[in-house]
RNA sequence: CCGUGCUAGACGGGGAGGUAGCGGUGCCCUGUACCCGCAAUCCGCUCCAGCGGGGUUGAUGCCUCGCCCGAGGCCCUCACCUGUGGGGACCGGUUCGGGUGCACGGCGAGGAGAGCUGGGUCUCGCGCGGCAGGGUCUUGUAAACCCCGUCAGGUCCGGGAGGAAGCAGCGGUAAGCAAGGUGCCCUGGGUGCCGCGAGGUCGCCUGGCUGGAGUUGGUGGCCCGAAGAACGCCCGGAGGUGGGCGGUCGACGGCAGGUGCACGG
Numbered sequence: 001c002c003g004u005g006c007u008a009g010a011c012g013g014g015g016a017g018g019u020a021g022c023g024g025u026g027c028c029c030u031g032u033a034c035c036c037g038c039a040a041u042c043c044g045c046u047c048c049a050g051c052g053g054g055g056u057u058g059a060u061g062c063c064u065c066g067c068c069c070g071a072g073g074c075c076c077u078c079a080c081c082u083g084u085g086g087g088g089a090c091c092g093g094u095u096c097g098g099g100u101g102c103a104c105g106g107c108g109a110g111g112a113g114a115g116c117u118g119g120g121u122c123u124c125g126c127g128c129g130g131c132a133g134g135g136u137c138u139u140g141u142a143a144a145c146c147c148c149g150u151c152a153g154g155u156c157c158g159g160g161a162g163g164a165a166g167c168a169g170c171g172g173u174a175a176g177c178a179a180g181g182u183g184c185c186c187u188g189g190g191u192g193c194c195g196c197g198a199g200g201u202c203g204c205c206u207g208g209c210u211g212g213a214g215u216u217g218g219u220g221g222c223c224c225g226a227a228g229a230a231c232g233c234c235c236g237g238a239g240g241u242g243g244g245c246g247g248u249c250g251a252c253g254g255c256a257g258g259u260g261c262a263c264g265g
Stems, first nucleotide, its partner, number of pairs: 001265006009057003012030004020046005034054005063258002066255003072249004076244007084236004091232002094227007102220003105216003114210008122199006128192002131188006137180005147172004155164003
């Protein structure tokens, strides 16, 4: 140096989480890198740390150690955004109430406030009117008989003269019906630019007298009090984005080093 065989090793790794710790199953990031069984109300181990079974490759290094790069994950911090729980015994703004009468405004010598005084609106009673309803009244109509008058015919009484009752008809009238509405009466009311009297809490409207200059609290300002978590503000927690010569772990990759045994030629 070549050939043959064996063994170590390799046949993915990492992050968070979980765990006393390690690894796995599960999730995530890389990446393509054997198979079967076990396993998150867990499975198997004990600091040389998955367990059990099988397969391929096998010192070439693709194996291992160190350094570098660095995907990505987790933690810390700052700023911003989104949405969320709590706070009125902290504060602002908001809303409400009160005070002031500073500003503007309203009213005011065609007379403010104040004082005195009279009315209206309102209630009750009475009156008058009106409306509604009813009645009376007027006119018309209206009774087979049980309304009136007159009663033809006919009937009855009488010797006769004459008399009686009385249907229909005619006339009238009652109950009823219809029309009228000039008059009168009764009843009623959330009736009335009405009259008289009595009453009258608040409010509103209005007149007169005295008097002689303010008055009002409408809006804003200022002050006080109350309410209240929709806004600002405070406290807490969740998610996202960006920054940090902040931390930690770290795949892939790069560099460098190490790199077994046996036999034969």